[in-house]
RNA sequence: GCCUGAAAAAGGCAAACCCACCGAAAGGUGGGGACGCAAAGUCUCCGGUCUAAAGGGCGCAAGCUCCACGAUAGCGGGAUUGCCAGG
Numbered sequence: 001g002c003c004u005g006a007a008a009a010a011g012g013c014a015a016a017c018c019c020a021c022c023g024a025a026a027g028g029u030g031g032g033g034a035c036g037c038a039a040a041g042u043c044u045c046c047g048g049u050c051u052a053a054a055g056g057g058c059g060c061a062a063g064c065u066c067c068a069c070g071a072u073a074g075c076g077g078g079a080u081u082g083c084c085a086g087g
Stems, first nucleotide, its partner, number of pairs: 002087004012037002017032006035074001041080003045077003048072003055066004
């Protein structure tokens, strides 16, 4: 430096759900809680997915519809950093 994660040690993170707050929403943050995770550390560069506020279209209106500059790194790829053990 690369490959592997059966067992072990030191530890780490924390799904659903509940409470509070933020947000138009998706979702996020904090507390509780553990389904899981060897990068479930970090980054939206690529693809996917979710939402549709602003904006556009239609409509007398109610509303319908398109759309990411929003979200997801615990959807996949990629980039980058890193613990332990074995090869």